This is a predicted structure of a 72-nucleotide RNA (transfer RNA) from Candidatus Komeilibacteria bacterium RIFCSPLOWO2_02_FULL_48_11. The prediction has a mean pLDDT of 82. Rfam family: tRNA. From the family's description: Transfer RNA (tRNA) molecules are approximately 80 nucleotides in length. Rfam classes the family as a transfer RNA.
[in-house]
Formats: sequence, C1' cells, structure tokens
RNA sequence: GCCGGGGUAGCUCAGUGGUAGAGCAGGUGACUGAAGAUCAUCGUGUCGCGAGUCCGAUUCUCGCCCCCGGCA
Repeated sequence: GCCGGGGUAGCUCAGUGGUAGAGCAGGUGACUGAAGAUCAUCGUGUCGCGAGUCCGAUUCUCGCCCCCGGCA
C1' cells in the first nucleotide's frame, strides 16, 4: 500500500431503517448476629468522528480515525 472483519452500557456481546437491549459487574432494599448465597428492584449510552440519502439512520452511502487478521 491492497483486501476482509470490527468500533453499541464499566466488561463480553445482540440489534440491522421506526426513538437501543441481554448476561456479567455495580447501586438500593429484603434475608443474616455479620457476611456469602438467594430474592426484589434500578440502565447512567454523543451507538468511533464528520457529511449525504430518507418523513425517519445504530442500521444504507461517502470520507476520516482506531483495533484485529490476511496479502505484498
């Protein structure tokens, strides 16, 4: 330099045009002598950045940045 994959909650990941969710972690309460376990409840997010298309973009298109793999 070229090709492919990826960037979404603290972490691991789903979602694939119609206002974003799960598990784990965490907060609060119950329980306990106390803790752990268990039960109930709570989502804090510019969906990497900018532009375009569209009534509407996390999703489609273009440019850029970053990460991983392959080729040279």